[in-house]
RNA sequence: GCCACCUUAGCUCAGCAGGUAGAGCAUCCGCCUUGUAAGCGGCAGGUCCUCGGUUCGAUUCCGGGAGGUGGCUCCA
Numbered sequence: 001g002c003c004a005c006c007u008u009a010g011c012u013c014a015g016c017a018g019g020u021a022g023a024g025c026a027u028c029c030g031c032c033u034u035g036u037a038a039g040c041g042g043c044a045g046g047u048c049c050u051c052g053g054u055u056c057g058a059u060u061c062c063g064g065g066a067g068g069u070g071g072c073u074c075c076a
Stems, first nucleotide, its partner, number of pairs: 001072007010025004019056001028042004049065005
């Protein structure tokens, strides 16, 4: 330098041939226990990396940018 993939909740990740997002774990609350852990129930938590475009409507499609992972190359 080129190519591919990834970026969604505190963490690990789903999601969808476009219709305002879920799970597990963690946190918090409650039940249980003499108490703690475990177990059970519940709540809360997200401008879906960013900027534009298409669209009535974009996490999803298209383009630019940023960051990360992997591969190729040392040619000019």